Predicted 3D model of a 72-nucleotide RNA (transfer RNA) from Haloferula sp. It was read from a public genome assembly.
RNA sequence: GCGCGCUUAGCUCAGGGGUAGAGCACAUCCUUCACACGGAUGGGGUCGUAGGUUCAAAUCCUACAGCGCGCA
Numbered sequence: 001g002c003g004c005g006c007u008u009a010g011c012u013c014a015g016g017g018g019u020a021g022a023g024c025a026c027a028u029c030c031u032u033c034a035c036a037c038g039g040a041u042g043g044g045g046u047c048g049u050a051g052g053u054u055c056a057a058a059u060c061c062u063a064c065a066g067c068g069c070g071c072a
Base pairs, nucleotide, nucleotide: 001071002070003069004068005067006066007065010024011023012022013021018055026042027041028040029039030038048064049063050062051061052060
């Protein structure tokens, strides 16, 4: 330099056009002398950035950035 893949909650990942979810983690409450375990409720996301397409974009297209793999 070229090609491919990935980027979504604190972490690991779903979701592939119709207003974003799970598990773990976190907070409060119950339980306990207390902690852990368990149970209930709750908070938390400009979906990497900037454009484009569309009535509507996390999702499709382009460029850029970061990470990884391969080729040279």